[in-house]
Molecule: transfer RNA
Organism: Candidatus Tepidiaquacellales bacterium OLB5
């Protein structure tokens, strides 16, 4: 340098082009003598960056950045 895969919440990951979610974690409340467990709820996101397509993009197209695998030199 070429090809492929990945980048979404603090972490691990979902997400037919139509309101961005789950589990764990955090916080609050209930329960309990207390803790743990259990139950109910809340907060937390420039969807790696910049353009483009579209009525509408996390998703599709182009370029770039980062990580991994692989091929070549």
């Nucleotide at each position: 340098g070429g090809g492929c895969c990945g980048g979404u919440a603090g972490c691990u990951c979902a997400g037919c082009g139509g309101u961005a979610g789950a589990g764990c974690a955090u916080c609050u409340c209930c329960c309990u003598u207390u803790u743990a467990a259990g139950g109910a709820g809340a907060g937390g996101g420039u969807c790696g960056g910049a353009g483009g397509u579209u009525c509408g993009a996390g998703a599709c197209c182009u370029c770039c950045c980062c990580g991994g695998c692989u091929c070549a030199c």